Notes
This is a predicted structure of an 84-nucleotide RNA (transfer RNA) from a bacterium. It was read from a public genome assembly. Its mean pLDDT, the model's own confidence on a scale to 100, is 80. Rfam family: tRNA. The family's RNA type in Rfam is transfer RNA.
[in-house]
């Protein structure tokens, strides 16, 4: 240079006829159990607003199509494989 495969929460990774974004697993934080720890076991866990019900934003970056896009289009960035 061409081509094909990724990129989503603090990690890993799910979501495929386009229709609740993060299920699930680890970590983390409470609490419970112990003298007390470790194990075990319950609830939390993206960001911002709200007293609250809820409302906004969030999939590598910026368009774009669509009532709706992580998903289809296009350019770019960036990993990883092949080719040359």
């Nucleotide at each position: 240079g061409c081509c094909g495969c990724g990129g989503u929460g603090g990690u890993g990774a799910a979501a495929u006829u386009g229709g609740u974004a993060g299920a699930c697993a680890c970590g983390a934080g409470a609490g419970a159990c112990u003298u007390a720890a470790a194990a075990u076991c319950u609830c939390u866990u993206g960001g911002a607003g709200g007293c609250g019900a809820c409302u906004c934003c969030g999939c590598g970056u910026g368009g774009g199509u669509u009532c709706g896009a992580g998903u289809c289009c296009c350019a770019c960035c960036c990993g990883c494989g092949g080719c040359a």